[in-house]
RNA sequence: AGGGGAGUAGCCAAGCGGUAAGGCAACGGUCUCCAAAACCGCCAUUCAAGGGUCCGAUUCCUUUCUCCCCUG
Numbered sequence: 001a002g003g004g005g006a007g008u009a010g011c012c013a014a015g016c017g018g019u020a021a022g023g024c025a026a027c028g029g030u031c032u033c034c035a036a037a038a039c040c041g042c043c044a045u046u047c048a049a050g051g052g053u054c055c056g057a058u059u060c061c062u063u064u065c066u067c068c069c070c071u072g
Stems, first nucleotide, its partner, number of pairs: 001071007010024003018055001027041004048064005
């Protein structure tokens, strides 16, 4: 330099046009003498960033940024 893949909550991770699942952690509650465990509740309108298409974009197109792999 060229080609390919990935970027979603504090962490892991699904979704891939129609208002973002789940697990762990955190926080609140029940229980307990206290705690742990268990159970219940709660937690992303900046889905890496800008622009575009569309009635509607995490999803499609485009330009960047970061990381990984391949070729030389």

Model confidence (mean pLDDT): 82 of 100. Predicted 3D model of a 72-nucleotide RNA (transfer RNA) from an uncultured Clostridia bacterium. The sequence was found in a public genome assembly. Rfam family: tRNA. Rfam's curators write: Transfer RNA (tRNA) molecules are approximately 80 nucleotides in length.